[in-house]
Context: one part of a larger RNA
RNA sequence: GGACGAACGCUGGCGGCGUGCCUAACACAUGCAAGUCGAGCGAGGUCCAUCCAGUGGCAACACUGGGGAAGAUCUAGCGGCGAACGGGUGAGUAACACGUGAGAAACUUGCCCCGGAGUUCGGGAUAACCCGAGGAAACUCGAGCUAAUACCGAAUGCCCUCUACUGACCGCAUGGUCGGAAGAGGAAAGAUUUAUCGCUCCGGGAGAGUCUCGCGGCCCAUCAGCUAGUUGGUGGGGUAACGGCCCACCAAGGCAUCGACGGGUAGCUGGUCUGAGAGGACGAUCAGCCACACUGGGACUGAGACACGGCCCAGACUCCUACGGGAGGCAGCAGUGGGGAAUCUUGCGCAAUGGGCGAAAGCCUGACGCAGCAACGCCGCGUGCGGGAUGACGGCCUUCGGGUUGUAAACCGCUUUCAGCAGGGACGAAAUUGACGGUACCUGCAGAAGAAGCCCCGGCCAACUACGUGCCAGCAGCCGCGGUAACACGUAGGGGGCGAGCGUUGUCC
Numbered sequence: 001g002g003a004c005g006a007a008c009g010c011u012g013g014c015g016g017c018g019u020g021c022c023u024a025a026c027a028c029a030u031g032c033a034a035g036u037c038g039a040g041c042g043a044g045g046u047c048c049a050u051c052c053a054g055u056g057g058c059a060a061c062a063c064u065g066g067g068g069a070a071g072a073u074c075u076a077g078c079g080g081c082g083a084a085c086g087g088g089u090g091a092g093u094a095a096c097a098c099g100u101g102a103g104a105a106a107c108u109u110g111c112c113c114c115g116g117a118g119u120u121c122g123g124g125a126u127a128a129c130c131c132g133a134g135g136a137a138a139c140u141c142g143a144g145c146u147a148a149u150a151c152c153g154a155a156u157g158c159c160c161u162c163u164a165c166u167g168a169c170c171g172c173a174u175g176g177u178c179g180g181a182a183g184a185g186g187a188a189a190g191a192u193u194u195a196u197c198g199c200u201c202c203g204g205g206a207g208a209g210u211c212u213c214g215c216g217g218c219c220c221a222u223c224a225g226c227u228a229g230u231u232g233g234u235g236g237g238g239u240a241a242c243g244g245c246c247c248a249c250c251a252a253g254g255c256a257u258c259g260a261c262g263g264g265u266a267g268c269u270g271g272u273c274u275g276a277g278a279g280g281a282c283g284a285u286c287a288g289c290c291a292c293a294c295u296g297g298g299a300c301u302g303a304g305a306c307a308c309g310g311c312c313c314a315g316a317c318u319c320c321u322a323c324g325g326g327a328g329g330c331a332g333c334a335g336u337g338g339g340g341a342a343u344c345u346u347g348c349g350c351a352a353u354g355g356g357c358g359a360a361a362g363c364c365u366g367a368c369g370c371a372g373c374a375a376c377g378c379c380g381c382g383u384g385c386g387g388g389a390u391g392a393c394g395g396c397c398u399u400c401g402g403g404u405u406g407u408a409a410a411c412c413g414c415u416u417u418c419a420g421c422a423g424g425g426a427c428g429a430a431a432u433u434g435a436c437g438g439u440a441c442c443u444g445c446a447g448a449a450g451a452a453g454c455c456c457c458g459g460c461c462a463a464c465u466a467c468g469u470g471c472c473a474g475c476a477g478c479c480g481c482g483g484u485a486a487c488a489c490g491u492a493g494g495g496g497g498c499g500a501g502c503g504u505u506g507u508c509c
Stems, first nucleotide, its partner, number of pairs: 001509004006505005013381006019374002021339001026337003030334003035081003040078002043075005051066006088292003098216007107209003112205008120154004129144001131142004159186005165180006190197002218264003225255003230252008267289004271282004294315005317328004345371001347370003353367001354365004384414004394405004418450001420445005428436001453498005458479003464493005474481002
């Protein structure tokens, strides 16, 4: 000098765009953050015509009650898809976690796209509902009825899988690809507005995931030896799949000064800051990957989880309780207490973008889009411009002559950015859809009107005098100032620097 997610002191006009718990992965009141589909299914509620009864009326008809087709609408339950995405955090992790480059002849893949083949016949249940029972509650139990795109059996098999056989071609060791014939096994679901949406099996694709390996990136040797599932083999189990991943048996191996093992520290990267570069330091925001979800462990469901707003067990903590037993998990968005030098609103909207479900209308979406707060940062703008000397008054200094503040002010003329007031008023949306928002922007009006401070002035380092103080009070980054004339302390005048900021502190280069 540059930089910062900064903080502190003094000061503070406007706008745009960003950024905002770095500390206690401390504890959390309250609300919201994941639902959706009635075009899968039964059932129920509401509305509702003809109709029935009553009242009024001569009548048409009106009102009240009942009943309720077709239809409309709503939804607790069964069922489907989603809830494994999106959002948060950085505790753990020195590891194939990450980055990069290869490999899988050892693998998986719901939704989506392309192609081929099919969608036949049956069956038994169960929620809801009704009845009963228990419980303070959370909720639970028994009996009876019922539906399905829920569940089960059978058929068929383009094909697929398995078993042993066989032909051709190929490779990278195990082997792979294509084909033949035999046996065994394996599917399905319907809905509706009749045009579609679905369902099953198989092959391919896209995207995604899983596994393996080479190389790369911290400190300590005052850590020098480490290791029994340890290293390898055989056989098995398990997995989508290879593998000591697990198990039985067998062998005695494996790693290490090219740093094993141990300890400390740490999420990694694209990048960010600095620097001419080489390098050094860092890893907020944004993006990719990983890990975690009160702490520890476990599996279930599923295409996918060992699952933040799922389940079970244990633990700590909090809450309810009729003391028998129950409920909870903000490292989602706001917000509270606490910790701290320090970090925001319990806002608006699904209008846009994106996501889930749905045939669609649409519903949900604290993702997101916006607004609010904060000079926290960057950038832009303003606080006026021109004239104005006898150089006013005042202040300060003075050799008492004057000098300086100083064209500065007053005064004259002019302008109106921004802010203010008024009128018009968007783009963002294809449409009757706009939170932002009567916002941006445009036009008009008034008036210099509402808008300047902070640090420094001994040298480094740009800017000097007076008074006060008297090694006191104090200053200070270093050198050093202060003990009676202090350009170094305090105040004033003057000056220098930067300017809605200026200084200080901390950290990095």
A computed fold for a 509-nucleotide part of an RNA from a metagenome, annotated as small-subunit ribosomal RNA, 5' domain. It matches the Rfam family "Bacterial small subunit ribosomal RNA". Its mean pLDDT, the model's own confidence on a scale to 100, is 87.